Annotation
A computed fold for a 73-nucleotide RNA from Candidatus Diapherotrites archaeon CG08_land_8_20_14_0_20_30_16, annotated as transfer RNA. Model confidence (mean pLDDT): 82 of 100. It matches the Rfam family "tRNA". The family's RNA type in Rfam is transfer RNA.
Parts: sequence; C1' cells; structure tokens
RNA sequence: GACCCUGUGGUCUAGUGGUUAUGAUGUCGCCUUGACGUGGCGAAGAUCGCCGGUCCAACUCCGGCCAGGGUCA
Repeated sequence: GACCCUGUGGUCUAGUGGUUAUGAUGUCGCCUUGACGUGGCGAAGAUCGCCGGUCCAACUCCGGCCAGGGUCA
C1' cells in the first nucleotide's frame, strides 16, 4: 500500500429497514439467612465508533474517516 472482518450499557452479546434496541454478567436497593454465600424481586445504566448520504422512516443500506484484528505484497 491492496483486500477482508469487527466496532451496540462497565464487560460480553442478540438485533439484516418500521412498535419500548435483547439477554447474560457486573453495580445498587429490598426480601430470604443468626451471619456470609446461594436464591428471589426490583432499579439505574446505550444519544448503537465519528461525519455525511439514500429513504416517509437507518443500529441495519451506501460513501468517507477513525480504532482493533486478519490475509497478501
């Protein structure tokens, strides 16, 4: 330098055009226990990497850029 893949709560992740962005884990509160742990219930937490475009409507499609990984030279 060319090409390919990935980027979504603190972490991991589902979501391939339309209703409130899903679950796990972690955090916080309550219940349970003599206490801890386990378990149960509930809550907070994401402007979906950035900018622009297409569309009535974009996490999703298109272009550019950024970051990480891979292949080739």